[in-house]
Molecule: transfer RNA
Organism: uncultured Erysipelotrichaceae bacterium
RNA sequence: AGGGGUAUCAUAUAAUGGUAGUAUUAACGUCUCCAAAACGUUCCGUCCGGGUUCGAAUCCUGGUACCCCUG
Numbered sequence: 001a002g003g004g005g006u007a008u009c010a011u012a013u014a015a016u017g018g019u020a021g022u023a024u025u026a027a028c029g030u031c032u033c034c035a036a037a038a039c040g041u042u043c044c045g046u047c048c049g050g051g052u053u054c055g056a057a058u059c060c061u062g063g064u065a066c067c068c069c070u071g
Stems, first nucleotide, its partner, number of pairs: 001070007010024004018054001026042005047063005
């Protein structure tokens, strides 16, 4: 320099263009003599900008970061 891939709560991981879920963690509560476990509730997210669309995590485009391949 060229080509390809990935980016979603603190962590891991889903999501046919149609309400962004699940598990762990965290907070609170129930239970317990106390704690753990269990159970219940709550909190937190689509890498950034633009476009297409009635509607975008998803499609298109330009960036950013990381990974791989070629030279």